[in-house]
RNA sequence: CUCAUCAAGACCAGCCGAGGGACAGGCCCGUUGACGCUGGGGCAACCGCCGGGAAGUCGACCGACUUUUUCGGAAAGGUGCCAAUUCCUUCGGGACGUAUGUCCCGAGAGAUGAG
Numbered sequence: 001c002u003c004a005u006c007a008a009g010a011c012c013a014g015c016c017g018a019g020g021g022a023c024a025g026g027c028c029c030g031u032u033g034a035c036g037c038u039g040g041g042g043c044a045a046c047c048g049c050c051g052g053g054a055a056g057u058c059g060a061c062c063g064a065c066u067u068u069u070u071c072g073g074a075a076a077g078g079u080g081c082c083a084a085u086u087c088c089u090u091c092g093g094g095a096c097g098u099a100u101g102u103c104c105c106g107a108g109a110g111a112u113g114a115g
């Protein structure tokens, strides 16, 4: 930089000690010990793995192989995650509403994975 996903899900112990939730505002969490670190436990199918289907290739059957394909399985592989929708917000378009506003789509920002 590109692509995919982001409304679901999953906590204990030990250590430390004042900030933390990306940024700013809000609102929350936090000396009844948050955040972080370590150990254990758990959640989740992104990659990878296993099984089936479909398509394609090997002339056909069989069989094999491949796949920007599809369905399912598995948490002993590589990551990730385990307060709050990505905690909420910003911009554009649209629907409804008298209106504060609510909802939908897209963009932006961020996170995670794959390349």
Stems, first nucleotide, its partner, number of pairs: 001115006011040005019029003024089003041082003046078002049073005054067005086109001090107007